[in-house]
RNA sequence: CCAUACGAAAGGCAAAGCCACCGAAAGGUGGGGACGCAAAGCCACCGGUCUACGGGGUGUCCUAGGACAGCGGGGUUGCCACG
Numbered sequence: 001c002c003a004u005a006c007g008a009a010a011g012g013c014a015a016a017g018c019c020a021c022c023g024a025a026a027g028g029u030g031g032g033g034a035c036g037c038a039a040a041g042c043c044a045c046c047g048g049u050c051u052a053c054g055g056g057g058u059g060u061c062c063u064a065g066g067a068c069a070g071c072g073g074g075g076u077u078g079c080c081a082c083g
Base pairs, nucleotide, nucleotide: 006083012037013036018031019030020029021028022027035070041076042075043074045073046072047071048068049067050066054063055062056061
């Protein structure tokens, strides 16, 4: 210096819920807040899930131009590594 395994230290992000705002809704943004996460950084390409303003159809229904990256796959970028 490199590789592998185990596993630290210093840090990082932030679920639910509450408040305010945006949105037809799903949901998103910000502030408190921590369930958890080694990519829980970013991307809607594939599958999946949610919503239905609008459109169709007319009891209940169908539909994504909407949404979810903390559902899975994939792509891409990145920190430390004592012992």